[in-house]
Small-subunit ribosomal RNA, central domain from a metagenome, 350 nucleotides, folded computationally. Rfam family: Bacterial small subunit ribosomal RNA. Rfam links the family to the GO terms ribosome and structural constituent of ribosome.
Context: one part of a larger RNA
RNA sequence: UUGGGCGUAAAGGGCGCGUAGGCGGCUUGGCAAGUGGAAGGUGAAAUCCCUCGGCUUAACCGAGGAACUGCCCUCCAAACUGCUUCGCUUGAGACCGGGAGAGGUGAGUGGAAUUCCCAGUGUAGCGGUGAAAUGCGUAGAUAUUGGGAGGGACACCAGUGGCGAAGGCGGCUCACUGGACCGGUACUGACGCUGAUGCGCGAAAGCGUGGGGAGCAAACGGGAUUAGAUACCCCGGUAGUCCACGCCGUAAACGAUGAGUGCUUGGUGUAGCGGGUAUCGACCCCUGCUGUGCCGAAGUCAACACAUUAAGCACUCCGCCUGGGGAGUACGGUCGCAAGGCUGAAACUC
Numbered sequence: 001u002u003g004g005g006c007g008u009a010a011a012g013g014g015c016g017c018g019u020a021g022g023c024g025g026c027u028u029g030g031c032a033a034g035u036g037g038a039a040g041g042u043g044a045a046a047u048c049c050c051u052c053g054g055c056u057u058a059a060c061c062g063a064g065g066a067a068c069u070g071c072c073c074u075c076c077a078a079a080c081u082g083c084u085u086c087g088c089u090u091g092a093g094a095c096c097g098g099g100a101g102a103g104g105u106g107a108g109u110g111g112a113a114u115u116c117c118c119a120g121u122g123u124a125g126c127g128g129u130g131a132a133a134u135g136c137g138u139a140g141a142u143a144u145u146g147g148g149a150g151g152g153a154c155a156c157c158a159g160u161g162g163c164g165a166a167g168g169c170g171g172c173u174c175a176c177u178g179g180a181c182c183g184g185u186a187c188u189g190a191c192g193c194u195g196a197u198g199c200g201c202g203a204a205a206g207c208g209u210g211g212g213g214a215g216c217a218a219a220c221g222g223g224a225u226u227a228g229a230u231a232c233c234c235c236g237g238u239a240g241u242c243c244a245c246g247c248c249g250u251a252a253a254c255g256a257u258g259a260g261u262g263c264u265u266g267g268u269g270u271a272g273c274g275g276g277u278a279u280c281g282a283c284c285c286c287u288g289c290u291g292u293g294c295c296g297a298a299g300u301c302a303a304c305a306c307a308u309u310a311a312g313c314a315c316u317c318c319g320c321c322u323g324g325g326g327a328g329u330a331c332g333g334u335c336g337c338a339a340g341g342c343u344g345a346a347a348c349u350c
Stems, first nucleotide, its partner, number of pairs: 003322004007304002012318001014201004021194003025088002029084003033081002035077004040072003049065006091191001092188002094185005103177007110154001115149007125136002162169002206247006215241002220236004258317006266295011299306002323350003332343004
């Protein structure tokens, strides 16, 4: 609890869809609920305020006025809000034509590499480190050649490049499918924005059932290092990492910056689409829209910095903050198989 705030001081919900609600473009007529004006009624007395008066004064008391910021009724007004109505096209959507993209789902498929297996050549080492050792190797390793198996990830292209609401998405091909952008239109006619509750999506780890298991690797075993070494380094290695289905619902889920709309000097790169100029054509050059970076004007900011992708100037709606610790704890509720999640205090203390 008025207010002031939320990039880094406390504070933007992880993200979307959307219910109620809040808010809402230009315009005609009507109504008069909100709104404004006028008159009336009421608003007890006391109290508060002003003036005057009574106790020697004051407190106290008396009188008059004002006020009682409110409610009700009647009349008037119609700019604004609202309701209703006639229209409109700029907001929003639709249609047509294009090109871009690791957007999503499913299926198929390719090469390099690691490991393992078989076979050939070949012999005493290999491996590893700061140095070593554990380890592997004469039962033939390492190296090298040929063949095979299997799993997982996709070098170069690759780019402050692209796509997606966020999480996130990268070999190639096909099928299904979402969104955005550009250009055009003779269509609809405010159909919009936001969004409590709700519903859905949501990295990694983790959980359940069943598969799979090459490499990597918590735990674990061993070797070193060290005063010790429950570590850093080395040799091994199980869950897990992968797939299907079902849970979990968290994160430095970050731009630590909610969404929408309008307005406000510029420069330069880059991605997609278009127009002009030029050309046989492409490039170059000028220019429009959309996205993504950098540098900077005004302005803002405590500073750092932000600066048409605002943290500038404004409006609408949602979420959140209100000293540190106690504590994201306890209790209760709710969700979950569990782990735990969500909601979320107080005593006490500085």
RNAcentral holds the full RNA, with entries from SILVA.